[in-house]
This is a predicted structure of a 361-nucleotide RNA (Bacterial RNase P class A) from a Gammaproteobacteria bacterium.
The sequence is in RNAcentral, with records from ENA.
RNA sequence: GGAGUCGGCUGGACAGUCGCUUCGCGUAUUGAUUGCGGGGAGGAAAGUCCGGGCUCCAGAGGGCAGGGUGCCAGGUAACGCCUGGGGGGUGUGAGCCCACGGAAAGUGCCACAGAAAAUAUACCGCCCAAGCGCCACCGAAUUUCCGGUGGCGACGGUAAGGGUGAAAAGGUGCGGUAAGAGCGCACCGCGCUGACGGUAACGCCAGUGGCAGGGAAAACCCCACCCGGAGCAAGACCAAAUAAGGGGACAAUGGCGUGGCCCGCGCCGUUCCUGGGUAGGUCGCUACAGGUGCGCGGUGACGCGCAUCGCAGAUGAAUGACUGUCCACGACAGAACCCGGCUUACAGGCUGACUCCCCCA
Numbered sequence: 001g002g003a004g005u006c007g008g009c010u011g012g013a014c015a016g017u018c019g020c021u022u023c024g025c026g027u028a029u030u031g032a033u034u035g036c037g038g039g040g041a042g043g044a045a046a047g048u049c050c051g052g053g054c055u056c057c058a059g060a061g062g063g064c065a066g067g068g069u070g071c072c073a074g075g076u077a078a079c080g081c082c083u084g085g086g087g088g089g090u091g092u093g094a095g096c097c098c099a100c101g102g103a104a105a106g107u108g109c110c111a112c113a114g115a116a117a118a119u120a121u122a123c124c125g126c127c128c129a130a131g132c133g134c135c136a137c138c139g140a141a142u143u144u145c146c147g148g149u150g151g152c153g154a155c156g157g158u159a160a161g162g163g164u165g166a167a168a169a170g171g172u173g174c175g176g177u178a179a180g181a182g183c184g185c186a187c188c189g190c191g192c193u194g195a196c197g198g199u200a201a202c203g204c205c206a207g208u209g210g211c212a213g214g215g216a217a218a219a220c221c222c223c224a225c226c227c228g229g230a231g232c233a234a235g236a237c238c239a240a241a242u243a244a245g246g247g248g249a250c251a252a253u254g255g256c257g258u259g260g261c262c263c264g265c266g267c268c269g270u271u272c273c274u275g276g277g278u279a280g281g282u283c284g285c286u287a288c289a290g291g292u293g294c295g296c297g298g299u300g301a302c303g304c305g306c307a308u309c310g311c312a313g314a315u316g317a318a319u320g321a322c323u324g325u326c327c328a329c330g331a332c333a334g335a336a337c338c339c340g341g342c343u344u345a346c347a348g349g350c351u352g353a354c355u356c357c358c359c360c361a
Base pairs, nucleotide, nucleotide: 001357002356003355004354005353006352007351008350009349010348012326013325014324015323016322017321018320020040021039022038023037024036025035026034042332046343047342049341050340051339052338053337054231055230056229057228061263062262063261064260066227067226068225069224070223071085072084073083074082075081086100087098088097089096090095101222102221106220107219109215110214123162124161125158126157127156132153133152134151135150136149137148138147139146170188171187172186173185174184175183189211190209191208192207193206194205196203197202235283236282237281238280245274246273247272248271249270250269254268255267256266257265288310290309291308292307293306294305295304296303297302327330
C1' cells in the first nucleotide's frame, strides 16, 4: 500500500417565531382560561417469533391429550437468548456454519434405474477343486454297470471386476484360492473393555472382536427436561343501564365459573329466546430485572457494592410547521401495560482489534 474478518458508537447541526401534549408553580377560581418553567419516539418504537413481570380465573391441585426444547458446563426473573468449552464441516488465515439425543424398542418410507434399497441377492462377468449332468477316450472285450483321464455346462461355486443408483452389505494393500471372499494378515475405520486427563461433553492410550449390518427421527415413535388458561378491550372503581311484559328448559343424576377433555374446587334458583334501552369518566400508566460513573470478583456472559440521575405517557390518540445560517444535503422508520431477547429494514459517518498478500528499511 492492497484485500479481508469480527465488533463498538452515531443516525444532520444551530438560532428564531407560531402551535400540540403532559407535569410543577403562580394569578384568578365553580370551572374554563391565562403567565412562567421542565419533559416530549427508536436503534430498531417494526415483525408479534420466543421468555418473563403484572391482572383475572382457586397464591392453579391430579390425570389424559397436546405443545416445546434436544452435545456439555455456566449466566439469568426466564428463555428457543447469551457466555465459555467439546465434536463435525469449511476457508491459506482472522473467522464462518451446524435441530449436534436414540436407526441394536417397534412401525412405516427410500421415486426412477437396478439382480438386489435391507430376512439380502445374482443381470453381465469369473471358475470347474468337490458333488451333479452331458460328451469323448482308456482299463476292456459291443451297450448298460464299475474305475480313471480330458472337455463342456448350470438348477453348482463366487461377489474380486463391470453395470444401476443420491445411496449397494467396511476401505487400501499383501497373502491365499479352481475362481473368489475378513478366508488370513498389516494399516485405517467401527464395536466392546480397561487405564489416564477433564465437573462434563469429550480426548488420548492400550487391549480385544473379523465386524455388529445402508439412509432418513425437519416420518411416526422412544428417551430426558420444560409448559394450567386467557390477556391492559387483562382487571378495579364511580355514574347510568341490563326495566316492565311474553314464551321455553332444568330444578339437584341440574346450571354456571371452566379454559381441549375428565376429576377436583367454588357459587347458586339458574339459563335461553323475544322485547325495549345504555355504552361516559377515573385508575391500571410508567420508578424500574432502570440509566450513567467508579471500585471489586469472574477467561466471559454476568454478579456485588458505592455514588449520582429522573428520562414520553397520549386515548380520535400530542411529539409538528415555517423562516434563516451551515455542512458531507441526511437511510430505515412513529410509542399505546412493561421488560429481556431473537429476527427483519437501514443513506452516510466515526472508531477498535485481528488476518492474508506485496513493497521498503

The model forms 97% of the base pairs in the Rfam consensus.